[in-house]
RNA sequence: CGGUCAAAUAGCAAACCCGGGGUAACCCGGGGACGCAAAGCCACGGGUCCUCGUCGUGAGGACAGCCGGGUUGCCAAAA
Repeated sequence: CGGUCAAAUAGCAAACCCGGGGUAACCCGGGGACGCAAAGCCACGGGUCCUCGUCGUGAGGACAGCCGGGUUGCCAAAA
């Protein structure tokens, strides 16, 4: 250099609880850990959910921890 099993370090943080924001889906902070090698980031396609609605497969929104896709990326033995 190559390669990526295992382990370790570091990281994230479901449910639930507390405080705050939002009509709501849900989000933010703290606690908490079910899990996660992209559970980092991006609503582009599908999906689910919320609100409005003139009811037109309409408009606006939420979810990246539902599935794809894009993009960046940690450690790491031997052959």
A computed fold for a 79-nucleotide RNA from Geomesophilobacter sediminis, annotated as c-di-GMP-I-UAU riboswitch aptamer. The sequence was found by an Rfam model in a public genome assembly. It matches the Rfam family "c-di-GMP-I-UAU riboswitch aptamer". Gene Ontology term of the family: cyclic-di-GMP binding. On this family, see Weinberg et al., Proc Natl Acad Sci U S A 2017: "Bioinformatic analysis of riboswitch structures uncovers variant classes with altered ligand specificity". Its Rfam clan is "c-di-GMP_I riboswitch clan". Rfam 15.1 lists 17 matches to the family in 17 species. Lineage of the source: Bacteria > Pseudomonadati > Geobacterales > Geobacteraceae > Geomesophilobacter.